[in-house]
Context: one part of a larger RNA
């Protein structure tokens, strides 16, 4: 891992509601007794519930309590069906659907491991060093001291046994639940070790690490309390049918839990009370707008208060003036979620009427839900960031499959009762992958734009408008001219059109600036404006707009059309076909509800339904056993294997084989009643 077996809402008592049955102003017995094989039965009215309530109570009583009260008020009566048993749902008390803690407490068992201690034994090859002390000699007044020898100290040295465990390799489903190899440390000591004994868990022991106390110790182990508790996680076993949620509010030592309400379901009752649209009536202060208020705010005007500066003057009040400032007033222009002189659309509320529809309310039984997600729209927070967060509103997902979106819960289209080798469409598509147009018409795009992006930039190109110049000849090109006073004045070393400052006149002309640019030290030189000629029909500018261009660098591999590929198979406008879903239609079947009819637990017809998680309700299948009835079986039961059978399903037959002795069916009853999941338990492979 697989296969097989086992494996989870039970039981007792009480309460409550529904249903069934009996009796009914009553209902019912319990213990016990009698009888009996037992059950059933008979007796038994104690007790319980109901028939009256109010009060704390005494108590009174259709009333009573409060109260001084005959008042008022509270609870009652007037309206009135119960009770016993069975059964189903739910609740309470019990382990109460099952498994699961870490822990807590009690009584015991452990020091054969290990920690420390006590008693008594035992062990430490060999080698080295050579302390004190001693002896002799030297030395001294005597000592001290020196030398030699002797001596044999030491948590001394080297190093086996023995003890330890510093490094490393291997081992890591090991040879081993801590080892092996090679090295390493101690090795007469605070040494190693044998035997016997001691200390016990709210404890011991500890050269101290929370270390050790039998491979596990921040409190051992065993048994018991005990099925501790678990607002937590996991699991919870057959079928079909009807309906079908919630992820919200309030409160909560509450926030991943609860309670009540909301939303779901079942029954009963009421009935038509509900919903949508329109008309009618009413409230409102949002969007917008506005500046009349409250704030914010720009510029101006003013015969403008006040302030500042300057001047004049005075005892003081003061007078004049201004490139200053400036309230008020006034004009114009703005701004606001916490401004409003105004003010919608929607929405909300109400009554009646119309049309369409079928809901709605109350009571009673049962729930689940309290982590929501995204998308569009309206706001807040944030950075007008987030697949962010928090509200409102609508939708979808949740609990929704099928089509589209390449793929893709929340987007678009559409809600799957079943069958069909029938048809029509939606979104989206129609060159190939890949079903259907290489469709029609008119334009645009040249960028593979399409098939990612901004500020900004550009004689890309299409359309529209306005405007300048133009056959009295424009624009472009070419030929020629482009002069004179004058080198304008100033400045300057110089300044002559062309460093800079000022002025910018006049003349001759077809035209020519006191000069557009280059250039020179300054001149010179080239050129432009401007003019004539040649040529012969358009040529400039501005603005709006369609489609394009640049701006444009990223990490595994083309990789920003799903791909191929496309110049349309791109974009815009218009049109006609077709494809395309479980939508709609057709044909047939099943089933729920309502209604009608009939031969009536059913049948037929019409209409409306039949996606579904949590969850509510209904109807069934199968397993084991019991009772009664009626059956099968050695001419072969159960079980097992196979098969093209029946039923909407759980499932049920039949035939053959195998097997070799028991087993179905009908009706009713009772449950140890259904397995794929629980890191489930046991066994097998």
């Nucleotide at each position: 891992a697989c296969c097989g077996g086992c494996g989870a809402g039970u039981u007792a008592c009480c309460u409550u509601u529904g249903c069934u049955u009996g009796c009914g102003u009553g209902g019912u017995u319990a213990a016990a007794u009698c009888a009996g094989a037992a059950a059933a039965g008979a007796u038994g009215g104690a007790g319980c519930c109901g028939c009256a309530g109010c009060g704390a109570a005494a108590g009174c009583g259709a009333g009573u309590c409060u109260g001084a009260a005959u008042a008022g008020g509270g609870c009652g009566c007037a309206a009135g069906a119960g009770u016993a048993a069975g059964u189903a749902g739910a609740g309470g008390u019990a382990g109460a659907c099952c498994c699961g803690a870490a822990a807590c407490c009690a009584a015991g068992u452990g020091a054969c491991c290990u920690a420390c201690c006590c008693a008594u034994g035992u062990c430490c090859a060999g080698g080295u060093u050579g302390a004190a002390g001693g002896u002799g000699c030297g030395g001294u007044a005597a000592a001290a001291c020196g030398c030699a020898c002797u001596g044999g100290a030491g948590g001394a040295c080297c190093g086996a046994a023995c003890c330890c465990a510093c490094g490393u390799a291997c081992g890591u489903u090991g040879a081993a639940a801590a080892g092996u190899g090679c090295g390493g440390g101690g090795a007469u000591g605070a040494g190693g070790u044998g035997u016997g004994g001691g200390u016990a868990g709210c404890g011991g022991u500890g050269a101290a690490a929370u270390u050790c106390c039998a491979a596990a110790c921040g409190a051992a182990c065993u048994u018991g309390g005990a099925g501790a508790u678990a607002g937590c996680u996991g699991g919870u076993u057959c079928u079909c049918u009807c309906c079908g949620a919630a992820a919200u509010a309030g409160c909560u030592u509450u926030a991943g839990g609860g309670c009540u309400a909301g939303c779901c379901u079942u029954g009963a009752u009421g009935u038509a009370a509900g919903g949508a649209u329109c008309a009618c009536g009413a409230a409102g202060g949002u969007a917008g707008a506005g500046c009349a208020c409250u704030g914010u705010u720009u510029g101006g005007a003013c015969u403008c208060a006040g302030g500042g500066g300057c001047c004049c003057g005075u005892c003081u009040u003061g007078g004049g003036u201004u490139a200053c400032u400036g309230a008020a007033u006034u004009c114009a222009g703005a701004u606001a979620a916490a401004c409003u002189c105004c003010g919608a659309a929607u929405g909300c509320c109400g009554c009646u009427g119309a049309u369409c529809u079928a809901u709605c309310a109350u009571c009673a039984g049962g729930a689940g839900u309290c982590a929501g997600a995204c998308u569009g729209c309206g706001a807040g927070u944030g950075a007008u960031a987030a697949g962010a967060u928090c509200c409102g509103u609508a939708g979808u997902c949740g609990a929704a499959a099928g089509g589209g979106g390449a793929a893709c819960a929340g987007c678009c289209g559409a809600g799957a009762u079943c069958a069909c080798c029938a048809g029509u469409u939606a979104a989206g598509g129609u060159c190939c992958c890949a079903a259907a147009a290489u469709c029609u018409a008119u334009g645009c795009u040249a960028a593979g734009u399409g098939g990612a992006a901004a500020a900004g930039g550009a004689u890309g190109u299409g359309g529209a408008a306005c405007u300048g110049c133009g056959c009295a000849g424009a624009c472009a090109a070419c030929u020629a001219g482009g002069a004179u006073g004058u080198u304008g004045g100033c400045u300057c070393a110089g300044a002559a059109g062309c460093a800079g400052c000022c002025a910018c006149c006049a003349u001759u002309c077809a035209a020519a600036g006191a000069g557009u640019g280059c250039g020179u030290a300054a001149u010179a030189g080239c050129u432009c404006a401007c003019u004539a000629g040649u040529c012969g029909a358009g040529u400039g500018g501005u603005c709006c707009u369609g489609c394009g261009c640049c701006g444009a660098a990223a990490a595994u591999g083309u990789a920003c059309c799903g791909g191929g590929g496309c110049u349309a198979a791109g974009c815009a406008u218009a049109g006609u076909a077709c494809c395309g879903a479980a939508a709609c239609u057709g044909u047939g079947g099943a089933u729920g509800g309502a209604c009608a009819c009939c031969g009536a637990u059913g049948g037929u017809g019409u209409c409306c339904g039949u996606g579904g998680u949590a969850g509510g309700a209904g109807a069934g299948c199968g397993u084991u056993c019991u009772a009664a009835g009626g059956g099968c079986g050695g001419a072969g039961a159960a079980g097992c294997c196979a098969g093209a059978u029946c039923g909407u399903g759980a499932g049920g037959a039949c035939u053959g084989g195998u097997g070799g002795a028991g087993c179905g069916c009908u009706u009713a009853g009772a449950a140890g009643u259904g397995a794929g999941a629980a890191u489930g338990c046991c066994g097998g492979u």